[in-house]
Formats: sequence, C1' cells, structure tokens
RNA sequence: CAAGCAGGCCACCUUAUCGCUGCCGGGGCGACCCGGGAGAGGAAAGUCCGGACACCAUAGUGCGGCAUAGCGGGUAACACCCGUCACCGUGCCUUUGGCGCGGGAGGACCAGUGCAACAGAAAGAAUGUACAGUUCGGCUGUAGUGAAACCAGGUAAACUCUAUGCGGUGAAACGUCGCGUAAAUCGGUGUCCCGUUCCGGUGCAAAUCGGAGUGGGAGAGGGCGGCACGCCCGAGCCGAAGGGUAGGCGGUUCGAGCCUUGGGGCGACCCAAGGUCUAGAUAAAUGAUAGGGGCUGCGCGAAAGCGCGGAACAGAAUCCGGCUUAUGGCCUGCUUUUCUU
RNA sequence: GGCCUCAUAGUUCAACGGAUAGAAUAGAAGUUUCCUAAACUUUAGAUCCAGGUUCGAUUCCUGGUGAGGCUA
Repeated sequence: CAAGCAGGCCACCUUAUCGCUGCCGGGGCGACCCGGGAGAGGAAAGUCCGGACACCAUAGUGCGGCAUAGCGGGUAACACCCGUCACCGUGCCUUUGGCGCGGGAGGACCAGUGCAACAGAAAGAAUGUACAGUUCGGCUGUAGUGAAACCAGGUAAACUCUAUGCGGUGAAACGUCGCGUAAAUCGGUGUCCCGUUCCGGUGCAAAUCGGAGUGGGAGAGGGCGGCACGCCCGAGCCGAAGGGUAGGCGGUUCGAGCCUUGGGGCGACCCAAGGUCUAGAUAAAUGAUAGGGGCUGCGCGAAAGCGCGGAACAGAAUCCGGCUUAUGGCCUGCUUUUCUU
Repeated sequence: GGCCUCAUAGUUCAACGGAUAGAAUAGAAGUUUCCUAAACUUUAGAUCCAGGUUCGAUUCCUGGUGAGGCUA
C1' cells in the first nucleotide's frame, strides 16, 4: 500500500428569497393576514418474527394445524440478543494431545412406519469368499465395497414421537358525530305451547272469543372461521333485481422515549440521579434557487493555493423491539500477500 | 393494507432425495430434391440467486429476486 474479517460513527452544514404541512401568539364576522418556531430514515423498505393497543363465544373443550428445540442468562415478548459446551472446519505447536481463528437449526431412531443410488456376498430375517485362530458352534479376528456393515447400526431441514408455546382479525381495528336509503319490491320456504297484565266484544255471573304487552318452554333456520361438541341470535330464513353512503373528529403521536453522569454485570442488559420534548400529513407536506463553508476525486503548482467536477440507497402513514435486504463515506483493531527501509 | 402460489432448454411441460435432468416444438449441420417444404440422420442448449442439511439437492430448510393471483 492492497485485500479480507470484526466493531463503531456519520448520512453535508449554514444564511437569504420564494413555496408546502402542522403548532404557538396576535388581528379579522369570515375567507384569510402578520410574527415566531418545527418539519423523514438508518434503513421510513421487505412484511420475516415478537409485542403494545382495540374489537369479536365463530374467543370455551377435544381433535387437527403451526412454531420452537444442547445448557444458562437478557427481555414486555420473540424464531431476537448475550455467554458457554458437545461437535465440525482450518492453521500452528513441544502431536494418544494442546492452543489460536471461524462455524455451531444440536431433543428423541431401546414407540411405530419409511428410505439408503453406485459399489458390495450382504443395506436389516445379515453372514459369502480368502486367510488365521478356535471351546469345531456362522464361534472370533483380519482383508475387501461403501457415507454407513451387528451394534439396542445410519437417517427426524423423512413421516412421526416428546416437551413447551400459539384463539382470530388488524387503525379501512375501534369509538363518536353527521348525512342518506328500501323496515320497500319480486320468487321460494317457514311457529307453536303455557302463564300473567291491560283493552274490547258476548254474558246476570262463572266463563269464553279477539287484540296488545310481558315472562317461560319448544323451535325450522342463521351466526363467511379446518372439523365435532358447546356457545350466541332466533321468527324468520334463502335467492333475485335494485337503492343509499364515499364525510368530520377522536384513536394519533409522551413513549418498553431520547441524552448525560454514576453504579452493577464477562456480556446481552439492568438500576439510580439529573436534563429534555424531537414530523403528524390523509391522496398525502417535508421542496427549489442563490451565496458562503466543510468532505472528496482529477488537473496545475516547489508550497500556499487555484480551476473543473462529485456526494449513494432511498420518502414516515397506529406505535414499539428485532431480523433481513439496498446503500455512500470515515475511524479503530486483527489477519494475509508483495515491495521498501 | 393483508395474504397465497409459482419460477427447469428459445417456448410449452415432465422428473420418489439417487447413472450423463427427459419429451414436444423451435434452432444449427447434413442426406434427399432442379429448388423449397415434408421426411430422415446428427447436434448444441436449462434447474431464478446466495447459503445450509445430506454420502448425494430440481426436490428438503433459511434468506433474497422476479412473476402471477386473491381479498377489504
């Protein structure tokens, strides 16, 4: 100097003018005007995991399904993170081993089922050939094939089993205000019983008939979930054709928040104190131009400097914690190669 | 916003984790013909990308890329 690996930081700054979206103050009946101050990210992305929050008995139970998987810890939680071990790869050394670096989806094949190309006698009801041994029994060892050869064989990122966890739907959730309609039309199908209160009719009365309300029972049918039970609604249900709405506000940005210091822990992370407020749009604002400065590349120059360029990936949409992917630059540490001294 | 499926020769499709990934058609060269077509012979050509599991991966797992579809 270059390359690789690991970790960390930044993501141009500032001023003026003209615009855009909220907020604060003032003015105006109002439309709006004036002044001040704020205005994308490390990934806002993919939607791959985990939560907060909200609603829904189709949320319960069983089966099914999905996810995870050494051990310990962190966390609101996780499939994330930290530590560590078996095991694997690689390098070195003082080579039955040790050390460094990197990986590390790793429960169970003494529950059952399946699979194993080629080679090989044989791939699971093992036992052929040769040699050696022998207690002469396929009893023992070696050779040979293979990733694996009798052993409670191998294989679960094969079915499966075990343990643990998981209800579903997502801000178009949900609440509220407003507006509007057809509780109409057509076709098919479908409700009964008991008690009680009131009103009306008949009747001298007991009683009886009809209507309305209410309580209970049965109940076809329905409730878009994988299935069954259960649960709920229930006189309606199914189908056809058609009608109306297309708005406002809340949720919504103060939160597992951010910064600094101190302490605990190997670490992830936790605790305490102090400080701080930092986008909130809704078809979607966060931009443009000019000057100055910083960074960087090239050229000129002895130097100071001058000139010409360059600045990536990408744009919030309920909010957080992770992972993954895209991407410009700087710094630190380690390793390796070459060259120079 | 939420979700599902797929990706294999130029094209349309096959392939239980197991020889050199197969077929049709298109392409190239040749034979045949006066020439072309048809026919016949020969031939080249692919698992979307990167990792992992496995003795072995188009197939299984993870991440990414692209395409198609469903839904309010």
Predicted 3D model of RNase P RNA and transfer RNA as a complex of 413 nucleotides. Rfam match: Bacterial RNase P class A. Rfam links the family to the GO terms dimeric ribonuclease P complex, ribonuclease P activity and tRNA processing.